Small-subunit ribosomal RNA, 3' major domain from a Candidatus Yanofskybacteria bacterium, 465 nucleotides, folded computationally. Its Rfam family is "Bacterial small subunit ribosomal RNA". Its family is annotated with structural constituent of ribosome and ribosome in the Gene Ontology. The sequence was found in a public genome assembly.

Context: one part of a larger RNA
Parts: sequence; C1' cells; structure tokens
RNA sequence: AGGCGGGAGCUCGCACAAGCGGUGGAUCAUGUGGUUCAAUUCGACACAGAGCGAAAAACCUCACCAAGGCUUGAAAUGCUAGUGAAAACUCCGGGAAACCGGAGCCCCCGCAAGGCACUAGCACAGGUGCUGCACGGCUGUCGUCAGCUCGUCAGGUGACUGGUUCCCUUCAGUGGGGAAACGAGCGCAACCCCUGUUGCCUGUUACAAGUGUCAGGCGAGACUGCCAGGGUUGACCUGGAGGAAGGCGGGGACGACGUCAAGUCAGCGUGGCCCUCUGAUGCCUUGGGCUACACACAUGAUACAAUGGGGAGUAACAAUGGGUUGCCAAGCCGCGAGGCGGAGCUAAUCCCAUCAAACCUCCCCUCAAUUCGGAUUGGAGGCUGAAACUUGCCUCCAUGAAGCCGGAAUCGCUAGUAAUCGCAGAUCAGCACGCUGCGGUGAAUACGUUCUCGAGCUUUGCACU
Repeated sequence: AGGCGGGAGCUCGCACAAGCGGUGGAUCAUGUGGUUCAAUUCGACACAGAGCGAAAAACCUCACCAAGGCUUGAAAUGCUAGUGAAAACUCCGGGAAACCGGAGCCCCCGCAAGGCACUAGCACAGGUGCUGCACGGCUGUCGUCAGCUCGUCAGGUGACUGGUUCCCUUCAGUGGGGAAACGAGCGCAACCCCUGUUGCCUGUUACAAGUGUCAGGCGAGACUGCCAGGGUUGACCUGGAGGAAGGCGGGGACGACGUCAAGUCAGCGUGGCCCUCUGAUGCCUUGGGCUACACACAUGAUACAAUGGGGAGUAACAAUGGGUUGCCAAGCCGCGAGGCGGAGCUAAUCCCAUCAAACCUCCCCUCAAUUCGGAUUGGAGGCUGAAACUUGCCUCCAUGAAGCCGGAAUCGCUAGUAAUCGCAGAUCAGCACGCUGCGGUGAAUACGUUCUCGAGCUUUGCACU
C1' cells in the first nucleotide's frame, strides 16, 4: 500500500421488511447430469452452466456410429508430360447410393502456342483434429457500481503519500465550502434514439367532405425559471403556483482502470503441434444416431376450478409486424384440419386479419375427481416434403390418467410495473409451451434499515500478500 474480520461509523441496492404472483408436489414440453448404446457428436458448470451456443437435428445441417467408395482429391493457385476432344449428357451392367466398368455422342479459332478438359506426375490442398494455460476479435461478471488515474508541486532516507481526506449536498469523485496543493484525463452527466404536449409546413394510398385524425419534416416547451420556507447570503432540500409534463418526466443505446490464466481454436482469423499413397483425423454416399430411459436437477406450459367451465349473442374495442419460388380475398365443398377457386397486392392502396383475446349480456352447470382437468391410448383423416417406421405438425370421433393449491427451502416485481389476455415476427418446405417484440385489462405495498446478500467511503485490528 492492499486484502480480510462472526471490528466500528456513515450510505446505497426488490438486499431485507411490507405486499402481489409464483417455483419446490401433479402431468407434459425443453435443457442438463447420470445410465445405456455401434453412436447416443462437441462445447458451456456457484453467483455469471442447464428453453445456454441452437432465430428451427426426418434427409441436409453433422462434427458421431455402421457399411460402401474416392484419392492432386468436393472447392483453390501453379508447373511438367501425354491425350484430344474430353468432360457433361444418353444407354447398358453391378450397386442402397456414392461409385466402378463398358458403349454411344464426340468442338471452335488455328501453322502453332493457347483456351477447355482428362490422364500420369509434382508443388500442394483439406482437417468442426489438439492447445481459449500461446493469441486476435468478440462476450459474460462485479456493475450504470462511482470509481480509476496522470502532470507539476509539496511531505517522506525510501517504499509511498497528499491531491481523491473533512463539512454540507447529490443518482453520481454531482455540486458548494474549507484545506499543500494547483490543474488535467478516463468514467458520471449532457450531446444520440423512442415516448408524453403543442405551433408551422407538406401531404399520397389514410379521412365521408374539409379546418381535424394520421404520416413525415422543422420548431416550441422544463431551466429549480417563479413564489414561500429551510440552509453558511452557498450548493441544495421541502412545499406551492402555472403547466401536457416537473426537479434526471418515462424508456433505450452507451459499461472507466481492472477482476475471474472467466467463456469461445466449433462463428471467424491465427502461432505451435498432429493426420495425409502405413491410401487418411481429408472427401462422397446409404442407413442409423444427436429424439435412448430405472433415475436426479433446472427452466417453462397446462391445471387442480364457481371472481370458474360450457353454450348463445354483440360476432364490441388494439398495436407492432410480415408478404412476388410470397400474402392469399370473394364464392363453393368439408363437422374440422383443410380442399377447390382465382380477384387484388412489389403494399399507409391488396392480403395475413370480419384483424384479437380477456371484456360485456343471457342461459345451463351447484361443489361433485364433476359439464374441473386434460395426460395417455385406439380409430379415422388433413398438410408439408423425394421421403413422416425409428422421429413432424394439425383435425375429428372415442378414451378419459395424475392432480382438490404443493415439505424443507426458494424466485420475480416499486406503476402503466406485477398479474392476466391475446397478436405479430425471426428461424422456417414443414414443425414454438421457447425467444424477440406489440398492444388490451390493470393492482397491492414500502413503517423502516435491526437482521440476510451485494456494494461504496472513512477508520481500526491482523499470525495474510
């Protein structure tokens, strides 16, 4: 000087408390451990791994396994020699295919060289092989926490210290005051984006028409500006007025010096090592596997019902988005998934989408393992796709399991939040209970900082560095 303390003081944070809803019990989905397997590819492991890489494993992906095949190779650059048309394509045979063998077809410019390709050979390619403890880049975490430093100067023999401590204040090393310090940098804040109010301009495809709604652009507005009180005449704090909005209005992007030899050689790049006529750890193909299942854990979905379930009605009221190998209207068929059909739309025009569900009104159910709950299983179908056996999704009929609110323990959330309700998108042929967004309805509680966890500043002790 740090680090640590079941030392102290001060102060923060959904950290506790106060509340609301969950998890832990059930069934299912997904991930992981374990076990099994020819293989169940690999990575990720306290917080900060486990609906994670994966915004889509039937083939492909694919790295794994079995079997079959190829070697200058699936793709790249270059050289030498030979062949010329070869290859591609077509046919025949073998084959699961890849591939192998045979036959057919068999060019142009041209003297040539060359282009193009094949064969043989040589340089080389190739590797999701190893090392994230050789690295770049990127990322997680402490933590959006308020810290981390430098120059000059001063103090000290020196390591080093002061500055950065103290008082007040702030979300903040934010600001004010004092002070052997004076300044400065990276962080904080602001500048950027979205949102809430409004003026003007421009309006197509929006609006029934037009001044409004809506969309785009440029502005205004909030600054403790005003008032009162407190405070050191300060920074600032408390209350009030006006205002759409107050004291950072709400949200996002943005993450200091560093820590964890944290994560990633499998996104990419890359040093070193290793495999390659010992015919592969490279490449192609068929099939399988990543989907196994006594178990254990994690994250979710659906429930256990009456503020509920079912039926009918109003077929009420959104926003974000997406669409030309695409979205697909009207109409018709089907109980339905869906099919036929073909209008419109490269989209403020048309479609997904009457754009929604919870909501509201009426009727039934009356506390029952039930008109709760929907797992599982049987049958019949639909869709995508060469192909749904392993292993897709959906519909209809039947079947109706566990489950009556969950032990110890544990998680999220402070407001348009939690809870609850649906919608859209990425990925994608198909497949969403996951993810990312969008809007609808819309709470309760916070006395307080003793305790748990984490953090900041000062100080103290130390057998640690």